Predicted 3D model of a 381-nucleotide RNA (Bacterial RNase P class A) from a Gemmatimonadota bacterium. Of the family's consensus pairs, 90% are formed in the model.
């Protein structure tokens, strides 16, 4: 050099000019007041760590505080934080690098309940994929045949057969490794390692040691169904409020229902069924302004308490609010890069991320440039 991870910051510095949106405070007009306008004048504020993706949790809003019942959804080790969460923080366990004086020690990672409730899925390959399996292979104990043998019985053979040890398939072949045993094998039998299940023993708990028994009694896959716990109204600031304006129908058809409330069902509440709710079809109108709108679980700054996440307490600051949407555009000095030319003094071009609020916040998540720090990898000395 680069790659990641973490933290910390935003992009050039400094200056003028014009020019947008607020905001205050004058001028002129207009209104009796309140109060309103403006080709007006000054001052003053003005995107971001992500404003982004809308992935998750909140807050606020109106829905009848939202009943019951079902589908649905979503989370899943333990503890802790927090308004909450699927975020963080701290632990355990499992897989995994590196170091190790072999006790262990520093990372990295993990959607990490349950497979002994059922039910189901493993392609290709292999005999055999869960009621295990005999393709090579091992065996000849038994049972057959064949030879010898006077019987007893020896040898053979691989027909029945035993046989899960080697060998091969596969991702994964029904605990490992060693002795023993054995016709050959086999937990068959014993040690030791794993595993079950049982008492103790430490942890708040996940879990963790001991010690007993069980020869081992049900392999994975739940990010398939599914079970178990525990959460779960559903909609969005175009929610929703208020003012202003403006209005043409006793129009025409249909018509007992229709609309809210959660996908559905049950309940409930309004409207209607003679005064016609409502749905479509001709035809009109308005299509502005204000509130909600930024003071918030809010930002810095010390102290305490905690391993942290975060809390408590004091000081302290106030930091856009836009509506077709405002935050820009140029000049002038200096930085930094690149490229060009060069008389080697400079010159003169072209660049200085990623992106842009739209009720507000806590988080993830991805884009991006610098600077530190840590690990890893290449190169030089």
């Nucleotide at each position: 050099a680069u790659a990641c991870a973490c933290g910390a910051a935003g992009u050039g510095a400094g200056g003028g000019u014009c020019g947008c949106c607020g905001u205050c405070g004058g001028g002129u007009c207009c209104u009796u007041u309140c109060g309103g306008a403006c080709a007006u004048c000054g001052a003053u504020g003005g995107a971001g760590g992500a404003a982004a993706g809308u992935c998750c949790g909140a807050g606020c809003u109106a829905c009848g505080c939202a009943g019951g019942g079902u589908a649905g959804g979503g989370u899943g080790c333990c503890g802790g934080g927090u308004a909450a969460c699927g975020c963080c923080c701290g632990g355990g366990c499992g897989u995994u690098g590196g170091c190790u004086u072999c006790g262990g020690c520093c990372g990295a990672u993990g959607a990490c309940g349950g497979a002994a409730a059922g039910u189901g899925c493993a392609g290709c390959a292999g005999a055999g994929a869960g009621u295990a399996g005999a393709c090579c292979g091992c065996c000849g104990a038994u049972g057959g045949c064949c030879u010898c043998u006077u019987u007893u019985g020896a040898g053979g053979u691989a027909c029945a057969g035993g046989c899960a040890a080697g060998g091969g398939u596969g991702a994964a072949a029904g605990g490992g490794u060693g002795c023993g045993g054995u016709a050959a094998g086999a937990g068959c039998g014993c040690a030791c390692c794993g595993g079950g299940c049982c008492u103790c023993c430490g942890g708040a708990g996940a879990c963790g040691g001991a010690g007993g028994u069980c020869g081992c009694a049900u392999g994975g896959c739940a990010a398939a169904c599914c079970c178990c716990a525990c959460c779960u109204g559903g909609a969005g600031c175009a929610a929703g409020g208020c003012c202003a304006a403006g209005u043409a129908g006793a129009g025409g058809a249909c018509g007992a229902g229709g609309a809210g409330u959660u996908g559905c069902c049950c309940g409930c509440u309004c409207c209607g069924u003679u005064u016609g709710a409502g749905u479509c079809c001709c035809g009109g109108g308005u299509a502005g302004g204000c509130c909600g709108c930024u003071u918030g679980a809010g930002g810095c700054c010390g102290c305490c308490a905690g391993c942290a996440a975060u809390g408590g307490c004091g000081g302290u600051c106030c930091u856009a609010g836009a509506u077709a949407a405002a935050u820009g555009a140029c000049c002038c000095u200096c930085c930094c890069g690149c490229c060009g030319c060069u008389u080697u003094g400079g010159c003169g071009g072209c660049g200085g991320a990623c992106a842009g609020a739209a009720c507000u916040c806590g988080g993830c998540u991805u884009a991006u440039u610098c600077c530190g720090u840590g690990u890893g990898u290449c190169c030089g000395a």
Description:
The organism belongs to Gemmatimonadota, within Bacteria. It is recorded under the gene name rnpB. The sequence is in RNAcentral, with records from ENA.